[in-house]
Molecule: Glycine riboswitch aptamer
Organism: Chloroflexota bacterium
RNA sequence: CCCCUGGAAAGCGCGCGGAUAACCCGCGCCGCCGAAGGGGCAAGCGCCCACAAGGCGCGCAUCUCUCAGGCUGCACGACAGGGG
Numbered sequence: 001c002c003c004c005u006g007g008a009a010a011g012c013g014c015g016c017g018g019a020u021a022a023c024c025c026g027c028g029c030c031g032c033c034g035a036a037g038g039g040g041c042a043a044g045c046g047c048c049c050a051c052a053a054g055g056c057g058c059g060c061a062u063c064u065c066u067c068a069g070g071c072u073g074c075a076c077g078a079c080a081g082g083g084g
Base pairs, nucleotide, nucleotide: 001084002083003082004081005080006079011030013029014028015027016026017025018024031071032070033069037067038065039064040063044058045057046056047055048054
């Protein structure tokens, strides 16, 4: 990296339009989720500097943010197991 299996969260919210009974789709508004991706940071390390104070850089995540994505279901899906 490829294949198979498992795989959570959050409004079937309201309005308009399409279809038009509903589901569904698009747009707008409000409320939410974190497990595609993305952003941020600890310890620590490095540099500047009087070896100080202070400043700058690098810096994990399932933490955090919610840009993206998602909120019936399908699909997606971090991660885990199995196989190659």